[in-house]
RNA sequence: GGGGAUAUGGUGGAAUUGGUAGACACGUGGCGUUCAGAGCGCCAUGACCGCAAGGCCGUGAGAGUUCGAGUCUCUCUAUCCCCA
Numbered sequence: 001g002g003g004g005a006u007a008u009g010g011u012g013g014a015a016u017u018g019g020u021a022g023a024c025a026c027g028u029g030g031c032g033u034u035c036a037g038a039g040c041g042c043c044a045u046g047a048c049c050g051c052a053a054g055g056c057c058g059u060g061a062g063a064g065u066u067c068g069a070g071u072c073u074c075u076c077u078a079u080c081c082c083c084a
Stems, first nucleotide, its partner, number of pairs: 001083007010026003019067001027045007046057001048055002060076005
C1' cells in the first nucleotide's frame, strides 16, 4: 500500500425484510426473608431537561438515502486478521 472482520448501557450479549433500541443474563441499588450473613424472592437500574406529569437525545465519529436507519450508502477513527 491492497483486501476483510468487528465497534450496541457498568459487563456479556439480542434486535425478523429497514418499523417500540437494549430482550435475556451478570453486576449494582432498595425492600423482604435471617440472630447475622450467604442463598432465594420482589422492585428499580442509559444520558440530559423538568417539582411533577412529561419531554428529549442516545447503537465508534460525521454526513447521506428514507415517512422511518443498529440495519442501506459514503468518508473517517480504533482493534484484529489476511495479502504484498